[in-house]
RNA sequence: GUGAAUUCAAGGCAAACCCUCCGUGAGGCGGGGACGCAAAGCCACCGAUCCAGGGCUUUUGAGUCAGGGACAGCGGGGUUACCGCA
Numbered sequence: 001g002u003g004a005a006u007u008c009a010a011g012g013c014a015a016a017c018c019c020u021c022c023g024u025g026a027g028g029c030g031g032g033g034a035c036g037c038a039a040a041g042c043c044a045c046c047g048a049u050c051c052a053g054g055g056c057u058u059u060u061g062a063g064u065c066a067g068g069g070a071c072a073g074c075g076g077g078g079u080u081a082c083c084g085c086a
Stems, first nucleotide, its partner, number of pairs: 002086002012037002017032003021028002035073001041079003045076003049070003054065004
């Protein structure tokens, strides 16, 4: 340097739920809490999903268009990285 994945060490993160605060909302910060995670570190580039509005059409059920936002614990991609192994 490359590869694989969980045998060893040090450890790390933290779903649901509860509390506080922020946000129209999806959701987010912090505290508690552990379902799980070998990148559950970081980045919205692609697809998916979700949110609140707007335009157009409408048989009033909805359809569709262009933007904005959320999500990295949905998948892909990019990037960085601990221990040991080969």